């Protein structure tokens, strides 16, 4: 360059048109002589970005940024 996956909460990841959500993590309390462990409880977001479509977009379209695979050209 071409094609294929993929960028959503600190981390791993659902969500594929109509309230953005788990788990784990970090916070505070219990518990415990202390720590884990366990209970409980509150805390969590520019859905890479920018435009379009739509009454309505994480989600369809277009453009462009970022990682992965793999292909392909130069030296």
């Nucleotide at each position: 360059u071409c094609g294929g996956g993929g960028g959503u909460a600190g981390c791993u990841c659902a969500g594929u048109g109509g309230c953005a959500g788990a788990g784990c993590g970090g916070c505070u309390c219990g518990c415990u002589g202390u720590u884990a462990a366990c209970g409980a409880g509150a805390u969590g977001g520019u859905c890479g970005a920018g435009g379009g479509u739509u009454c309505g977009a994480a989600c369809c379209c277009c453009u462009c940024c970022c990682c992965c695979c793999g292909a392909g050209c130069c030296a």